[in-house]
RNA sequence: GCGGAUGGCCGGAUGGCUGCGGGGGGCAACCCUCGAGGAAAGUCCGGGCUCCACGGAGACACGGUGCCGGGUAACACCCGGCGGGGGCGACCCCAGGGAAAGCGCCACAGAGAACAGACCGCCCGGGUGCGCCCGGGUAAGGGUGAAACGGUGAGGUAAGAGCUCACCGCGGGGCUGGCAACAGGCCCGGCAUGGCAAGCCCCACCGGGAGCAAUGUCAGAUAGGGGGGCCAAGGGCCUCGGCCCGCCGUGGUCUCUGGCGGGGCCCCCGGGUAGACAGCGCGAGGCUCGGGGUGACCCGGGUCCCAGAUGAAUGGCCAUCCCUGAGCAAUCAGGACAGAACCCGGCUUACAGGCCAUCCGCACUA
RNA sequence: GCCCCCGUCGUCUAGAGGCCCAGGACGCCACCCUUUCAAGGUGGAAAUCGCGGGUUCGAAUCCCGCCGGGGGCACCA
Repeated sequence: GCGGAUGGCCGGAUGGCUGCGGGGGGCAACCCUCGAGGAAAGUCCGGGCUCCACGGAGACACGGUGCCGGGUAACACCCGGCGGGGGCGACCCCAGGGAAAGCGCCACAGAGAACAGACCGCCCGGGUGCGCCCGGGUAAGGGUGAAACGGUGAGGUAAGAGCUCACCGCGGGGCUGGCAACAGGCCCGGCAUGGCAAGCCCCACCGGGAGCAAUGUCAGAUAGGGGGGCCAAGGGCCUCGGCCCGCCGUGGUCUCUGGCGGGGCCCCCGGGUAGACAGCGCGAGGCUCGGGGUGACCCGGGUCCCAGAUGAAUGGCCAUCCCUGAGCAAUCAGGACAGAACCCGGCUUACAGGCCAUCCGCACUA
Repeated sequence: GCCCCCGUCGUCUAGAGGCCCAGGACGCCACCCUUUCAAGGUGGAAAUCGCGGGUUCGAAUCCCGCCGGGGGCACCA
């Protein structure tokens, strides 16, 4: 210098004038202060919060997650490892449990696709019209396929074959290191069972449902209306208001236990209102300093208050500067993606341009 | 704001791992028939299976992420 890898940040700046929304002050005029994002987005996960007439225990069903350890309120997120794959390398990617519990599928091609099989070939025997044919052995070689029932080499054999041996792979059992996933030796076994679980399934773990249009309070209006359906609506006592027993209901289903409630639920037609307040802005909060940890993160101190309507606010103009493009110049045009709606932690997706740090490869120079 | 569903020729649809570079109907085009049109007959064209990744030997189909479209949900009595 060129080409790359990873992590992080900014994403116009400052000032003036003038609006808009919230909060505070003032009798008023008016003054002070705050006012979009890293994704506010998709609504894909995890929570807080609220209600569902209820808490606990168990089973079933349904859904999700899936190497190990840690972080966290929690997670499908993050960090550090392990294993596998890719790259010369920095580094990147992996839904990464179980296929010897069972079921299912493996098209076409091919002889044969899962208790396998013999088309060509190789070998032996027989026949022969010397082209070959018949019977048997074999699975090393060829061929098909995504995949062919361990691989390579040597011995062995008629030719061959784990038939025998060495190494690798595989299975079983110790040992050592590690919290573990796992790694590395040792011994035994001649090999006995391919792939798919983002097919059913098995194993382990997790999960009740709905969502701020949740929910609560107040005000106002109407015909507080009509029709249909579902279910226990029973007994006893008495001081007449309760008590006891039984029955029914109680968040997907069922069972147990203790409570609670008992006129309640659902559908259709018709009518009325489109109001106010709370929930709702102090929070798993931001910034900074110190400490612990490889890291995610945690602990402690100080400091700050930082948007909030209800479909609606967060804007416009001017000046100077920055960047990009055009132009000889004066100057002109433009400044990515996008915009809160109960609130947090993540993931994913969109994003002009620019900056910083660390590292890798190649070439050249000293 | 929240919840749910759908996407295959121009239109409506079939499909549920291979028999599908995707079948059918209507429509379109060409030819036959007819004096001509319609009807009828024969043939043909027409699909990035919304898009991009992944699993698998193999994906319209299974999984994930985007894009587009549609529907529902207020309160009172």
Notes:
Two RNAs folded together computationally: RNase P RNA and transfer RNA, 443 nucleotides in total. Its mean pLDDT, the model's own confidence on a scale to 100, is 80. It holds a member of the Rfam family "Bacterial RNase P class A". Rfam classes the family as a ribozyme.